The RNA shown here (transfer RNA) has 72 nucleotides and comes from Thermoactinomyces sp. DSM 45891. The prediction has a mean pLDDT of 84.
RNA sequence: GGGCAGUUAGCUCAGUGGGAGAGCGCUUCCCUGACACGGAAGAGGUCGCUAGUUCGAUCCUAGUACUGCCCA
Numbered sequence: 001g002g003g004c005a006g007u008u009a010g011c012u013c014a015g016u017g018g019g020a021g022a023g024c025g026c027u028u029c030c031c032u033g034a035c036a037c038g039g040a041a042g043a044g045g046u047c048g049c050u051a052g053u054u055c056g057a058u059c060c061u062a063g064u065a066c067u068g069c070c071c072a
Base pairs, nucleotide, nucleotide: 001071002070003069004068005067006066007065010024011023012022013021018055026042027041028040029039030038048064049063050062051061052060
C1' cells in the first nucleotide's frame, strides 16, 4: 500500500428500511432476623464519525477513524 470482517446500554451480543432490544450487571420495592435465591418496577444508548439516497436509515451508498485477520 491492497483486500476482508467488526464498531449497537457498564460487559457479552441480537437486530437486513418504519416499535432500538436480550442476557448478565446497576437502582428501588416485596420477601428474610439479616444476606443469598426468588418476585415486581425502573434507570442507563448522538447505533464509531461525516455526508448522500429515501416519505422514512442501526440497516442501503460514499468517505473517514479505530480494532482484528490475510496478501504484498
It was read from a public genome assembly.
Rfam family: tRNA.